[in-house]
Model confidence (mean pLDDT): 83 of 100.
SAM riboswitch aptamer (S box leader) from a soil metagenome, 106 nucleotides, folded computationally.
Its Rfam family is "SAM riboswitch aptamer (S box leader)". Rfam describes the family as follows. The SAM riboswitch is found upstream of a number of genes which code for proteins involved in methionine or cysteine biosynthesis in Gram-positive bacteria. Gene Ontology term of the family: regulation of gene expression.
């Protein structure tokens, strides 16, 4: 800065796993995790090119490093706004939606 887009097949293995807590709700003996092979997504570094106020912008390409291939980052969690709610006093609690913040990932 981005995160509602996109991309698995096999081979060990053997019972977990979707960060982390809690609570849902999903995957997984039709075979989790992990670890190898081969395949693939993206385009973040690097590469090439223009432009540049020299910070950086843009566009190419996919050979190299790196990330990633179930559900939005699977989904809540905190603070607000809206609307449902309502004992009509109210947003105390529930629920929906909608922005924003936290976390994390790259």
């Nucleotide at each position: 800065a981005u995160c509602u887009a996109g991309a698995g097949g096999g081979g060990u293995g053997g019972a977990g796993g979707g960060a982390c807590a809690u609570g849902g709700c999903c995957c997984u003996a039709c075979g989790a995790a992990a670890c190898c092979c081969c395949g693939g997504c993206a385009a973040c570094c690097a590469u090439c090119c223009g432009c540049u106020u020299c910070g950086g912008c843009g566009g190419a390409a996919a050979c190299g490093g790196u990330g990633c291939c179930a559900a939005u980052u699977c989904c809540a969690u905190c603070a607000g706004g809206c609307c449902g709610c309502c004992a009509a006093g109210g947003c105390a609690a529930c629920g929906g939606u909608c922005u924003g913040g936290g976390a994390g990932a790259u």